[in-house]
Context: one part of a larger RNA
Parts: sequence; C1' cells; structure tokens
RNA sequence: UGACGGGGGCCCGCACAAGCGGUGGAGCAUGUGGUUUAAUUCGAUGCAACGCGAAGAACCUUACCUGGGCUUGAAAUCGCCCGGAAAGCCAUGGAAACAUGGCCCUCUUCGGACUGGGUGACAGGUGCUGCAUGGCUGUCGUCAGCUCGUGUCGUGAGAUGUUGGGUUAAGUCCCGCAACGAGCGCAACCCCUACCUCUAGUUGCCAUCAUUGAGUUGGGAACUCUAGAGGGACUGCCGGUGCUAAACCGUAGGAGGGUGGGGAUGACGUCAAGUCCUCAUGGCCCUUAUGUCCAGGGCUACACACGUGCUACAAUGGGCCGUACAAAGGGUCGCGAACUCGCGAGGGUGAGCAAAUCCCAAAAAACGGUCCUCGGUUCGGAUUGGAGUCUGCAACCCGACUCCAUGAAGCUGGAAUCGCUAGUAAUCGUGGAUCAGCAUGCCACGGUGAAUACGUUCCCGGGCCUUGUACA
Repeated sequence: UGACGGGGGCCCGCACAAGCGGUGGAGCAUGUGGUUUAAUUCGAUGCAACGCGAAGAACCUUACCUGGGCUUGAAAUCGCCCGGAAAGCCAUGGAAACAUGGCCCUCUUCGGACUGGGUGACAGGUGCUGCAUGGCUGUCGUCAGCUCGUGUCGUGAGAUGUUGGGUUAAGUCCCGCAACGAGCGCAACCCCUACCUCUAGUUGCCAUCAUUGAGUUGGGAACUCUAGAGGGACUGCCGGUGCUAAACCGUAGGAGGGUGGGGAUGACGUCAAGUCCUCAUGGCCCUUAUGUCCAGGGCUACACACGUGCUACAAUGGGCCGUACAAAGGGUCGCGAACUCGCGAGGGUGAGCAAAUCCCAAAAAACGGUCCUCGGUUCGGAUUGGAGUCUGCAACCCGACUCCAUGAAGCUGGAAUCGCUAGUAAUCGUGGAUCAGCAUGCCACGGUGAAUACGUUCCCGGGCCUUGUACA
C1' cells in the first nucleotide's frame, strides 16, 4: 500500500421488511447430470452452465456410429509427361457413391482454353492445446470509481491531491485545506416516447355541402395520422430551511418538475472466466487417413436426479350464441381475398398486391344472453385406438395439424426458493426471425390493469472513512 475480520462509523441496491404472483407436489415440453448404447458428436458447470452455442437434428445440417468407395483428392495454385473438345445420353451391377461397357461429339490463331490419366510440389483436418494467442463475449456493475503532470512531505516503499464539513443518482456540486491542474469514467451531446407550432396532403383523414350498401364518389385541408423542421423543462419564478454557498422542502404556472419515462452507451481492472467447433493464428499431431464421397442409423435411448417453462387443479370458472375496441410487423420461388367443396385440418378456382392502396387478419381477455351448481364434475386434458390433412424425393425409427372415441395424474403443493416499486406485477391475445415443414423457446407489439414500502435491527451484494492483523 492492499486484502481480510462472526471490528467500528456513514451510505446505497426488490438486499431485507410491507405486498402481489409464482417455483418446489401433478401431467407434459425443453435443457442437463447419470445410466445405456455400435454411436447416443462437441462445447458451456456456483452467482456469471443447465428453453445455453442451436434464429428451428426426418435426409441435408452432422462434427458421431456401422457398412460401401476414393487417394494430387469435394474445392486451390503450379511444374513435367501422355491422351481427349468440354459436356451429355443409354445399358449393366449397386442402397447410393461409384465402377464397367456402349453411343454421341471433334473448339483451335496449333500457343492455348476446358478436361481424363500418371507423377511431383502440395491440399485437407469441427484433430490437440482458450494455461501459447488475436478478436469477440460474460461478470463485479451503469457500481462511482481508476489514474496522471508539476509541486510539497517521507531515507524509502509511498503519501498528499482523491482526506475533512455539507450535498447529490453520481470523485455531482459548494466550502475548507500544500496543494494547483488534467485525463479515463458520471452527466450532457444521439434515438424512441409524452405536449404544441410550422411545412406537406396520397395510398391516410372526413367537420361543413352533396352522394353511397360502404370516405364509395365529387369535394375539403379543418381534425386524426404520417414524417421533416422547430419550440418546450432550466430548480427558470415565488415562499421557507441552509453559511449570504451548493443544495433540500413546499406551492404556482404547465402536456410534462426536479435525471419526466425508456433505450443505446459499460472507466482502470478482476475471474490463467468463456470461446482453437464463427473467424484468424503459433506450436504439436494425421497424410491410401484424424482427409474426402455415399447409404443407413444416431444426436429423439430411459430405473432415476436437477434446472427452466407450458397446462391445470375450477364458479372472479367452463361450454355455446351474439356483439365491440389495438399496436407492431411480414409478403413475388411470396401474401393470397371473394366464391365453392369438406364437421374440420384443408382442397378447387384465383381477384388484388413489390403494398399508409391488396393480403396475412379472426385480435383475445372484455361486454350482453343462456346452460352447468360443487361432483374428480359440462373441471382437467395426459395417454391410447381408429380415420384423415399438409409439407417434403421420403414422415418406420423421428414432423405438425384435424376429426371420432378414450378420459390418466391433479382438489393449490414439505423443507426451501424466485420475480416485481407503475402503465410495473398479474392477466389477455397479436406479429417476427430461423424455416419446405415443425415453437409451451427467443425477440418484439399492444389490450385490461393492481397491492405495498413503517423502516434499515437482521440476510445478501456494493461504495467511502477508520481500526486490528503472526496474511501478500
């Protein structure tokens, strides 16, 4: 100087407390451990691994296993020798890859292009080492810290500044001070959202005037909206507290008030944290195989254990009928209306739309009516049998969905444990990426919309000062 303390002081955080809803019990989905297996490819492992890499394993992917092939190789550059245009088609064998045979064809400026065979350099490796590395990422933590120059003090390591008194979300600001300044962080500058003005008015809008089944059409430029430029909030004004400071408390005005709400943004560093399987790369290893092609299988196994979720256990509910109100997205190898067939998943036909124009598209919870009346039920939907639809070369291993039948566990969950402070939790539906097909996951969108916070003694994590130490 640090680190540590079941030392002290001050302070903060959904850290506790106060509340609301869960997990842990059930069934299923998914990941992991374990076990099994020819293989169940590999990595990730307290927080910070476990719906993680994977924004989508039937083949492919695929790295694994079994079997069948190839050896200058599936793809690259180049040298030498021999041959042929290249390519394509057919037959046979075969699971295919491929092998054998036949047909077809004969570029040319004779150098060569393209290509087959041989040979030599080489290729290739998701093989090992993340403890050789770059790059990228997680984490402490959006915590308020981490340092430097000059000066001063100390033999020195170092100290001071950065400590102290206030204050703040903040090393934020003020005052004081052997310090005076500065840098990386904080804040601001950027984006979205909440209010207003101006500009613009189609594909969007409709107050006034006509018109229609309908903003449908004429018309209108007000309103909504769209998207560009501005305004607006700064403790600016007032009162109080405070040291005449910084600031804090309370009104007013205002769409908004003290960082308005949200996002992007992550200091010096820590964990030899993660990744050699994104990529790049040193070293090592393989080279008729650890490379490469193909078929089939596996990654989907199943006594069990754990994590994360979905659906429930019902009446604040379930079924049926009717009737409203969104936002944000996507669409030409696409979205697909209307009509029509089917109980349905879907099929037929195919208008319109490269989209503020057309389509996906029905928002759902809600609201009105009606049935069920507390029962393992008109709750719950697992499982299983049968019949189908769609995608795709192909749904046996191993897809999603539909219909009929079946109708399991489950009556609110032990110890323990998680999330959340407001348009949040809870609850309801919608869209997108990936994608032929496949979503309870992920990412986004809006609808309805709470309860509670006395407080900081305690648990956890963190910041500053101080103290002890046989630790570095």
Model confidence (mean pLDDT): 84 of 100. The part of an RNA shown here (small-subunit ribosomal RNA, 3' major domain) has 472 nucleotides and comes from a metagenome. Its Rfam family is "Bacterial small subunit ribosomal RNA". Gene Ontology terms of the family: ribosome and structural constituent of ribosome. RNAcentral holds the full RNA, with entries from SILVA.